[in-house]
RNA sequence: GCGCUCGUAGCUCAGCUGGAUAGAGCAGCGGGUUUCUAACCCGCCAGUCGCAGGUUCGAGUCCUGCCGGGCGCA
Numbered sequence: 001g002c003g004c005u006c007g008u009a010g011c012u013c014a015g016c017u018g019g020a021u022a023g024a025g026c027a028g029c030g031g032g033u034u035u036c037u038a039a040c041c042c043g044c045c046a047g048u049c050g051c052a053g054g055u056u057c058g059a060g061u062c063c064u065g066c067c068g069g070g071c072g073c074a
Base pairs, nucleotide, nucleotide: 001073002072003071004070005069006068007067010026011025012024013023019057028044029043030042031041032040050066051065052064053063054062
């Protein structure tokens, strides 16, 4: 340099063929239970979906460029 692939919550990830208020688990916080802790139960918090454009009535999803990680080729 070229090709492929990934980038969504603090972390690990889901999100089908474009459609509804963007989700789960863990972590964190509050409460219940318990003599206390752990476990369990209930609730809460947390996202410009890597960045910038484009297409569309509508984009996490499609297209383009760039940035970053990984793999391969040279």
About this RNA:
The prediction has a mean pLDDT of 80. The RNA shown here (transfer RNA) has 74 nucleotides and comes from an Actinomycetota bacterium. The RNAcentral record of the sequence draws on ENA. Rfam family: tRNA. Rfam classes the family as a transfer RNA.